Small-subunit ribosomal RNA from an uncultured bacterium, 1390 nucleotides, folded computationally. Its Rfam family is "Bacterial small subunit ribosomal RNA". Gene Ontology terms of the family: structural constituent of ribosome and ribosome. The coordinates come from a structure-prediction model, not an experiment, and the mean pLDDT is 83. RNAcentral holds the sequence, with entries from ENA.
């Protein structure tokens, strides 16, 4: 000083996904760690570990257990000695070894099949046991005997292996002797123990032992008996650790007994007899699964999962059974038997067992060498040398894991090349590279060279390590980059190809697919897959819930079980504390040590939360006790309340039926009808009668009673249950509470059965009539079970307060029922029920709130994502119908609760609009014009398509326009910019041609100048580029339509709500209006409304020509024609005026409304412009602009001709009509406003029937011209006809514009004279100077107007009113819709 203890500190992480958004519930998924792993891509080195998880499948081959000659007989090599006839012989020697014998083969090694068990773990017990070798001690080893293998001989067999005979040894075997503190028996003594019992002592009797070997010897190794120890085992017991109750009953040696046998030993272990027990809801029995533990992984922990390697125990050895030997086995490399399989065979018979180490086949996603050595450690045998040892030590293979190292370091900007992107400027890769200066770890080569061995002996191994040399040389990949989750761009693809853990991505601009560049992460590895824990408080002991999200049993009684009032005393089971033992080692943690470090190895310590024993305490729980207590509970007495229950009886009204009377044609029923009843007399009405069922109005009340279901005629009768109140001056004395699986009882309606009654009404089934596309329904007419009674069955309901029961505590207000008390017909109280509203608190919220969903205690039931499914199977109950119990496969990423904003409703309230209604006029029918669709075509260019496309883009297609088609041409281009060159140019002319164009001829540019040149124009060639009415309006800008000129849309601050959000903006009035007033947790503000702008209606003022002319003058046939005038009209300018200002009434003394006065105009005076936040992926790429894509001798551009003008048809919008309110003719040239005019308007005059022509005055306009307004008015005619209506169509003849009227213009004259006689269903516009009707002008334009835009003339009818149709606004309500009802969703079929 650490682990340890106490205090403090520390340790505990979340995210995505249900919705338009929110909060909650709830599942799914992800980020972490681990692995005996497998797999894809990649791979430099070393160390240490690990390596058939599957077929306990089958195995070739080799090895894995032998050793001892100092136990025995036998064999008898080399060597040595002696002799020798030199051939050899004898002796010695003892290598070798089959056999007998001893010890060991029960260890070591493997595997996990079986086993749910005293198998394992832990702690005990054996007074119920054994133990070879080893240690200690005591005592001993005397005398004999008979065999047998080997060997030899004979013999059988293919072999394996035997048989017979003869002979032989021992530490093999046997007998006798000796012997105890051994064993047994007999009865004793002492002592110990919880019991059975044990130990010791002494006496008598009986029984039982031995082996030798080596050595010259000392001595050593062995042998026998006994005792003790140590070691190893055996048995018994407490406790602990899997699933299923859709396994609830199991058991005859079963449970016990005394007895016998057996065992090392207890025991039904076995046996005979006797008894009838034993186990089980605290889970027996059965079935399924599984070796157990130390430990390992994970986790904050509690837990959960696992049981490879290492260690302990168990079990097994091809499968099943059995014993033998032995100290030990029922024996992996022993024996016997049986089955299966394999092999040999002469077919008679034999042999075998890798779950030992290697190895093979097979299985499998998948797991290594037929290696070296006994050198070390350990084991067996031996006296020893030594032998054996696939134990073990090493090596090999494998990225299978953990750990370590390297693949270079410094410097280096012109920020090189290349790549990628780009807004074309640049950015990035990037100090990265190159270059320069260094280093040498690993690798390579050479040399030395261990420890492990304190004599010898080293497989590893010429290894580790050391030294030297050399050179940046040999050494980087994998995954990801939409969010979770660190990291983004380009191209390709185009709901394809793919990706994906969840959400999801991909349909032409994909950060999500594929590739590239870049970036991020990890790194000799990186991803993926499988499995486990975590996150998951998502099984909740720590640490959840149950009114509506999943979840309270339909209710009561009640056994076991759980919990339980006060006081005193005792005990010590629980609880608390101390101590001993144990909790193997390894692992974990702490402090150290050894390999260069680490992994790894290792010393010491701590821990291992447990169990046993023992001691202490006595508060609490439990047990015992008490003449204990009365607050809980119960009982007695008294009292009132009640649709509580059962049985009997009684009552009136109604309904239906029957009979009779009166009486006549309908009744009945419905949205409307029909079926049905009725002239055989219904319905209606009167009277009398019968039957069954139910108890109207009133009382009567969110009032009463009951456990729930439920209960209503009655002052009826009988029987009966419970609750409440009072009683402190009655009694007992904790007797209590809740209640499961069980058990018992009750249980609406429907139902069933069975039986028997009863049967009026109503009414499943059924029949008929309607409705409807159909209508097996809703509606109607009938109608049977049933509905009613008695006795049974059934046992379920949204059996609901969707809220289990009991007890205690907690802030107020206000009703009501029954008591008590009090009393003034009080007030204030109190007990028990039954309601409402709030507080605290709770709750996701809505809400609950003493009748809790608050705060506590106890007990029970139940829940764990949605669907499948309350289904299947099984069991059980039921006569049946069915009830109870109650899964899985598969499938989805949600399902769900509460609340919020909208939208919607054939929901409600209020309000508005030519929305309806009331009117007027149309359109839909005809002809024609025009647009569209369709069809056709070489082309009929393109766009617009409900309202909100269709006389729309187009304010005007003969060419042009023109975008389309055919044909002919051009290719830096018809058009733009840039640089250089030329100046022969431009222009004109000729040829060719349909033109464009092509070919050629003539011709020698223009302007400025500081004379240098510059600019313009043109040409030829080349290059960048031009060009595109090609695509995408769903990539866009801008512009526009529409809801809608509807009154709405928002914000800041504050407040409320966990939040989305709310409030304000709602409410009471009022308005055209979110207009204004009042009120209000809101106060203010913005965009809209209104006003400001323009036109118009009245007046004033100023000016007065080209406008005007009252008065004055002149003058004409007439005329503001002239002089003049500035009055009037008019024009132009500047002003005034209208504001609910005034009065009356109403209204809230308000806002405002109604009426009136005055006024040219009155309540926004009438019009216009002006279009909030937003919606419709509305329209437009063909006005314009523009991203991306596409074309480039063409999808560009030029030219001629054609087309956009087609035509069986359908639709839209206009024009003209169908006539007499009219047509035609004449009078008559009645009376406007607003416009336009120079490549223009064009007068007078003349010509023409006319269109028009000639002519050319005047006018850039209050001057001149277009220019005659028309309807109107007056007169005449026509007289109801297909016409004197209507004008289409066609013919002829003309005119105008224009290069040009054929396709394809307009107009005129003459002639022709079609349909059409007011229009089906359905439908449109308009509320006053409006509709209707009449003409005029303008833009476009050479010409072309029934279109469009303007202008004035004449000039109505009607509006009771808001029920209905359509559209809209505000408030509220419901919702499973939010792409928002054109929604959503269900079933069936494909």
């Nucleotide at each position: 000083g650490a682990a340890u203890u106490c205090c403090c500190c520390c340790u505990u992480a979340g995210a995505g996904u249900u919705u338009g958004a929110u909060c909650c519930u709830g599942g799914c998924u992800c980020a972490g760690g681990a692995u005996g792993a497998a797999u894809g891509c990649u791979g430099g080195c070393g160390g240490c570990g690990u390596g058939c998880u599957u077929a306990a499948c089958a195995c070739a081959u080799g090895c894995a257990a032998g050793u001892c000659g100092a136990g025995c007989g036998a064999u008898g090599a080399a060597g040595c000695u002696u002799c020798u006839u030199c051939g050899g012989a004898a002796g010695u020697g003892g290598a070798u070894u089959a056999g007998c014998g001893g010890c060991g083969g029960a260890c070591g090694g493997g595997u996990g099949a079986g086993u749910a068990a005293c198998a394992c773990g832990u702690g005990g017990g054996u007074a119920a046991c054994c133990u070879g070798c080893c240690u200690u001690g005591u005592a001993g080893a005397g005398a004999g005997g008979a065999a047998u293998a080997g060997c030899c001989a004979u013999u059988c067999g293919a072999a394996a292996g035997g048989a017979u005979g003869a002979u032989u040894a021992a530490u093999a075997c046997c007998u006798c002797a000796u012997a105890a503190u051994a064993u047994u028996g007999u009865a004793g003594c002492u002592u110990c123990g919880c019991a059975u019992g044990g130990a010791g002592c002494a006496a008598c009797a009986a029984u039982c032992a031995a082996a030798g070997g080596a050595g010259c010897a000392a001595u050593c190794c062995g042998c026998u008996a006994c005792a003790a120890g140590a070691u190893g085992g055996a048995c018994c017991c407490g406790c602990g650790g899997c699933g299923c109750a859709u396994u609830a009953g199991c058991u005859a040696g079963u449970u016990g007994g005394g007895g016998a046998g057996g065992u090392a030993a207890c025991g039904g272990c076995u046996c005979a007899c006797c008894a009838a027990g034993g186990c089980g809801a605290c889970g027996a029995u059965g079935c399924g699964u599984a070796g157990c533990c130390g430990a390992c992984c994970u986790g904050a922990g509690a837990g959960g999962g696992u049981g490879a390697u290492c260690g302990g125990c168990c079990a097994c050895a091809u499968u099943g059974g059995g014993a033998c030997u032995g100290a030990g086995a029922c024996a992996c490399c022993g024996c016997c038997c049986a089955c299966a399989c394999u092999c040999c065979u002469a077919c008679g018979g034999g042999a075998g067992g890798c779950a030992g180490c290697a190895g093979u086949g097979g299985g499998g996603a998948a797991u290594a060498u037929u290696g070296c050595a006994c050198g070390a450690u350990g084991g067996g045998g031996g006296a020893a040398a030594c032998c054996c040892u696939g134990a073990u030590g090493c090596a090999c293979c494998a990225c299978c894991g953990c750990c370590g190292c390297g693949u270079g370091a410094g410097u280096g900007a012109u920020g090189a090349c290349g790549g990628u992107c780009u807004u074309c400027g640049g950015a990035u890769u990037g100090u990265a590279a190159a270059g320069c200066u260094c280093u040498g770890u690993c690798u390579u080569c050479a040399g030395g060279g261990a420890c492990g061995a304190u004599a010898a002996u080293g497989a590893c191994g010429g290894u580790a390590c050391c030294u030297g040399a050399g050179g940046a040389g040999g050494a980087a990949g994998c995954c990801a980059c939409g969010g979770c989750u660190a990291a983004c761009u380009a191209c390709g693809u185009g709901c394809c190809a793919c990706c994906a853990g969840c959400c999801g991505c991909g349909g032409u601009a994909a950060u999500a697919c594929g590739u590239a560049g870049g970036u991020g992460g990890c790194a000799a590895g990186c991803g993926u897959u499988g499995u486990c824990c975590g996150g998951a408080u998502u099984u909740a002991c720590u640490g959840g819930g149950c009114g509506u999200a999943a979840a309270g049993g339909g209710a009561g009684c009640g056994u076991a079980a759980g919990c339980g009032g006060a006081c005193u005393u005792u005990u010590a089971a629980g609880u608390g504390g101390g101590a001993u033992g144990u909790g193997a080692a390894a692992u974990a943690c702490c402090c150290g040590g050894g390999c260069u470090u680490a992994a790894c190895c290792u010393g010491g310590g701590u821990g291992c939360u447990g169990c046993c024993u023992u001691c202490c305490c006595a508060a609490c729980u439990g047990g015992g006790a008490g003449u204990u207590c009365u607050a809980g509970a119960g009982u007695g007495c008294a009292g009132g309340a009640g649709g509580g229950g059962a049985a009997a009886g009684u009552g009136g009204a109604a309904u239906u039926c029957c009979u009779a009377g009166u009486g006549u044609a309908g009744c009945g029923g419905u949205g409307a009808a029909a079926u049905g009843c009725g002239u055989a007399g219904a319905g209606a009405u009167u009277a009398a009668g019968a039957a069954g069922a139910a108890c109207a109005c009133c009382c009567g009340g969110u009032g009463g009673c009951g456990a729930a279901g439920g209960c209503c005629a009655c002052u009826u009768u009988u029987c009966u249950g419970g609750a409440c109140u009072g009683u402190a001056a009655c009694c007992u004395g904790a007797c209590g509470c809740u209640u499961g699986a069980a058990g018992c009882u009750c249980c609406a309606a429907a139902g069933c059965c069975g039986u028997g009654g009863g049967g009026a009404u109503c009414a499943a089934a059924c029949a008929g009539g309607a409705u409807u596309a159909g209508a097996u329904a809703c509606c109607c007419u009938g109608g049977u079970a049933g509905u009613c009674c008695a006795c049974g069955c059934a046992g379920u309901a949204a059996a609901c307060g969707a809220u289990g029961a009991u007890g205690a505590c907690u802030u107020g207000u206000u009703g009501u029922c029954g008591g008590c008390g009090a009393u003034a017909c009080a007030a204030u109280g109190u007990c028990g029920g039954u309601g409402a509203c709030a507080a605290a608190g709770c709750g996701a919220a809505a809400g609950c709130g003493a009748u809790a969903a608050g705060u506590c205690a106890u007990c029970c039931a139940c829940c764990u994502g949605g669907g499948g499914a309350g289904u299947a199977c099984g069991a059980u109950c039921g006569c049946a119908a069915g009830g109870u119990u109650g899964a899985a496969a598969c499938u989805c990423a949600a399902a769900g609760g509460a609340a919020u904003u909208g939208a919607c409703g054939g929901g409600g309230g209020c309000c508005c609009g030519c929305a309806c209604a009331a009117g007027c006029g149309g359109a839909g029918g005809a002809g024609c014009a025009u647009g569209u669709g369709g069809u056709u075509u070489a082309a009929u260019u393109c766009g617009a398509u409900g309202u909100a496309a269709c006389g729309c883009g187009a304010a005007g297609a003969a060419c042009c326009u023109u975008a389309c088609c055919a044909a002919g041409g051009c290719u830096u281009g018809a058009c733009a910019u840039u640089g250089a060159g030329u100046g022969c140019a431009a222009a004109a002319c000729u040829g060719u041609g349909a033109a464009a164009g092509c070919a050629g001829u003539u011709c020698c540019u223009u302007u400025c100048u500081u004379c240098g040149g510059a600019a313009a124009c043109a040409c030829g060639a080349a290059a960048a580029c031009a060009g595109g009415u090609g695509g995408u309006g769903c990539a866009u800008g801008g512009c526009u339509g529409u809801c809608g000129u509807c009154a709405g849309c928002u914000c800041g601050u504050g407040u409320c709500g966990u939040g989305a959000g709310a409030u304000g903006u709602u409410g009471g009035g009022u308005u055209a209006a979110g207009u204004c007033c009042c009120g209000c947790a809101a106060c203010g503000a913005g965009c809209g409304c209104a006003a400001c702008c323009c036109c118009u209606a009245u007046c004033c003022u100023a000016u007065g020509u080209u406008a005007c002319c009252a008065g004055c003058g002149g003058g004409u046939a007439a005329a503001g024609c002239c002089g003049g005038g500035g009055a009037c009209u008019c024009a132009u300018u500047g002003g005034a005026g209208a504001c609910u200002g005034c009065c009356a009434g109403g209204g809230a003394u308000a806002a405002c409304c109604u009426g009136g006065a005055g006024g040219a105009a009155g309540g926004c005076g009438g019009g216009g412009a002006u279009g909030a936040c937003g919606u419709c992926a509305a329209g437009u790429c063909a006005u314009c602009a523009u991203g991306c894509c596409c074309c480039u001798u063409a999808u560009g551009u030029c030219u001629u001709g054609g087309g956009c003008u087609a035509c069986a048809c359908a639709c839209g919008u206009a024009c003209u009509a169908c006539a007499a309110u009219g047509g035609c003719c004449g009078g008559c040239a009645a009376c406007a406003g607003a416009g336009g005019g120079a490549a223009g308007c064009g007068a007078a005059g003349c010509c023409g029937c006319g269109a028009g022509g000639c002519a050319g005055a005047g006018c850039g306009g209050a001057u001149c011209c277009c220019a005659g307004a028309a309807a109107c008015c007056c007169g005449g005619u026509c007289u109801c006809a297909g016409u004197u209506c209507g004008g289409a169509u066609c013919g002829c003849a003309g005119g105008c514009u224009g290069c040009a009227a054929c396709c394809c213009g307009c107009c005129u004259g003459c002639g022709u004279g079609a349909a059409g006689u007011c229009g089906g269903a359905a439908u449109c516009g308009c509320u006053a100077g409006u509709a209707a009707u009449c003409g005029c002008a303008g833009g476009u334009c050479a010409g072309c107007a029934u279109a469009c835009u303007g202008c004035g003339g004449u000039g109505a009818a009607u509006a009771c009113g808001u029920u209905c149709c359509c559209g809209g606004g505000c408030c509220u309500u419901g919702u499973a819709c939010u792409c928002a009802c054109a929604a959503g969703c269900c079933g069936u079929c494909a």